Annotation:
The RNA shown here (Bacterial RNase P class A) has 346 nucleotides and comes from a Spirochaetia bacterium. The organism belongs to Spirochaetia, within Bacteria. Rfam family: Bacterial RNase P class A. From the family's description: Ribonuclease P (RNase P) is a ubiquitous endoribonuclease, found in archaea, bacteria and eukarya as well as chloroplasts and mitochondria. Its best characterised activity is the generation of mature 5'-ends of tRNAs by cleaving the 5'-leader elements of precursor-tRNAs.
RNA sequence: AAAACAGGUCGGGUGUUCGCCGCUGCCGCAGCAGGCAGGGGAGGAAAGUCCGGGCUCCGCAGAACAUGAAGCCGGGUAAUUCCCGGGGGCCUUCGGGUCACAGAAAGUGCCGCAGAAACGAUACCGCCUCCGCUUUAUGCGGAGGUAAGGGUGAAAUGGUGGGGUAAGAGCCCACCGCCUCUCUGGCAACAGAGAGGGCCGGGCAAACCUCUUCAGGAGCAAGGUCAAGCAGCAGGAGGGUUGUUCGCCCAAUUCCUGCGGGUAGGCUGCUGGAGCCUGCUGGUGACGGCAGGCCUAGAUAGAUGAACGCUGAGAACAGAACCCGGCUUACGGACCUGCUUUUCUC
Numbered sequence: 001a002a003a004a005c006a007g008g009u010c011g012g013g014u015g016u017u018c019g020c021c022g023c024u025g026c027c028g029c030a031g032c033a034g035g036c037a038g039g040g041g042a043g044g045a046a047a048g049u050c051c052g053g054g055c056u057c058c059g060c061a062g063a064a065c066a067u068g069a070a071g072c073c074g075g076g077u078a079a080u081u082c083c084c085g086g087g088g089g090c091c092u093u094c095g096g097g098u099c100a101c102a103g104a105a106a107g108u109g110c111c112g113c114a115g116a117a118a119c120g121a122u123a124c125c126g127c128c129u130c131c132g133c134u135u136u137a138u139g140c141g142g143a144g145g146u147a148a149g150g151g152u153g154a155a156a157u158g159g160u161g162g163g164g165u166a167a168g169a170g171c172c173c174a175c176c177g178c179c180u181c182u183c184u185g186g187c188a189a190c191a192g193a194g195a196g197g198g199c200c201g202g203g204c205a206a207a208c209c210u211c212u213u214c215a216g217g218a219g220c221a222a223g224g225u226c227a228a229g230c231a232g233c234a235g236g237a238g239g240g241u242u243g244u245u246c247g248c249c250c251a252a253u254u255c256c257u258g259c260g261g262g263u264a265g266g267c268u269g270c271u272g273g274a275g276c277c278u279g280c281u282g283g284u285g286a287c288g289g290c291a292g293g294c295c296u297a298g299a300u301a302g303a304u305g306a307a308c309g310c311u312g313a314g315a316a317c318a319g320a321a322c323c324c325g326g327c328u329u330a331c332g333g334a335c336c337u338g339c340u341u342u343u344c345u346c
Base pairs, nucleotide, nucleotide: 001342002341003340005338006337007336008335009334010333012311013310014309015308016307017306018305020041021040023038024037025036026035027034043317047328048327050326051325052324053323054322055219056218057217058216062246063245064244065243067215068214069213070212071211072086073085074084075083076082087101088099089098090097091096102210103209107208108207109204110203111202124150125149126146127145128144129143130142131141132140133139158176159175160174161173162172163171177199178197179196180195181194182193183192184191185190223268224267225266226265232259233258234257235256236255238250239249240248275294276293277292278291279290280289281288282287
C1' cells in the first nucleotide's frame, strides 16, 4: 500500500420569530375558556406482527388424545425457536463464515432419463480356458469361469498399492475406511492410542414415521369504575375461553341461541421500569455482583411544523399508541477498534 474478516459509534448542530402536545407554579373565572413563567416532548430500526414474556381476565386452569413447536454438548436470561462458549460436518490460503446437527438394522415410500443393472442384483463392450467349424483371420459358434479394465449415471457391492491367478476377485498382505472391545483426556458432545476381525452395497426423514422435550385459552378494542338508556318475542336443555373425551363446577326467577328496540360520554389501566448512566469487581464470553447518580412522550379523528441566519464533508431508511427482551427486513454517509494474508522499503 492492497485485499479480506469481526465488532462498535453517529443518525445533524446552533440562534431568532411564530405554531402544536403535556406537566409544574401563579393569575383569572360560579365554572369552563384564557394569560404569564419554567422544564419536557418519536427510532436504530418506532417497521414486520415472526417468537418469548410482564400484566389482565376466564370457578377447576386436572388428566388423556389430537394439534403445534424444538432437536449436538455445556452455560446465560424473567423467558424463548434468542444469546455465549465448545464439539462435529461443509466452505475458506488464513483471520473467519455457515449448519432444518436425534434416529435409515421398527415399518412404509422415493431415487426420473441414461445404463446390463439402482433392495438385494446383474453382464452392454470386454478378459481367460476347453470344444467344434472354416475363407487361416486380432475370424465365427457353443460350454464354463469372471466383475480387475471400459461405458452410463448424482450414486454401481469399500479405496490405493503389491502379491497371486488360466484370466480375475479381500483370494492374500500393507496402509486407510468400517465393526467390536479396552485405555487416556474432557462435566459432556467428542478427540487420541492400542488390540482383534476380511467386514453389514448407498442416499433422502426440509418424505410419512419413531424417540425425547415444551405448550390451558383469550387479549389493553384485556380489565376496573362513573354516567346514559331500555321493549320485548320465539326456541333450546344445557352452559362453563382452541378441538375431542373423561373429571369438576353452575343452573330452571338461571343460562344459551335467533329476531327486534334503546344508550354509548368520561376517568382509569397509561408510564418509576426484568429502567438508564458512571465507577469498581467476577467471568474466555453471554452475563452477574457492589456502590453512586438520573427520571427521559403518554396522544385519543390521534402532538414535533414553518421561515430566516450561521455552521457541518455528509443525511438515507423512516413516526410511539400497554410495556419489555429477541429475531428479520429497509437504509445515505462518515468515523473508531482489533485481526488475517500478499507486496514493497528500512